This is a predicted structure of a 72-nucleotide RNA (transfer RNA) from a Candidatus Moraniibacteriota bacterium. Rfam family: tRNA. Rfam links the family to the GO term triplet codon-amino acid adaptor activity. It is annotated as a transfer RNA. The coordinates come from a structure-prediction model, not an experiment, and the mean pLDDT is 80. The sequence is in RNAcentral, with records from ENA.
RNA sequence: GCGGGUAUCGUAUAAUGGCUAUUAUUUCUCCCUUCCAAGGAGAAGACACGGGUUCGACUCCCGUUACCCGCU
Numbered sequence: 001g002c003g004g005g006u007a008u009c010g011u012a013u014a015a016u017g018g019c020u021a022u023u024a025u026u027u028c029u030c031c032c033u034u035c036c037a038a039g040g041a042g043a044a045g046a047c048a049c050g051g052g053u054u055c056g057a058c059u060c061c062c063g064u065u066a067c068c069c070g071c072u
Stems, first nucleotide, its partner, number of pairs: 001071007010025003018055001026044006048064005
């Protein structure tokens, strides 16, 4: 230099172009318990960045950035 792949709550993870973006864990509150742990209920928290297509984009297209793999 060329080609391919990945990027989603603090962490891990899901998503047929369409309802308030899933689940676990974490954190907080409450219940339970003499207390703790365990268990139960609720809440908070995310689509790498910039454009485009579309009535509608995490999803499709283009570019950028970071990381991984291969080739030279």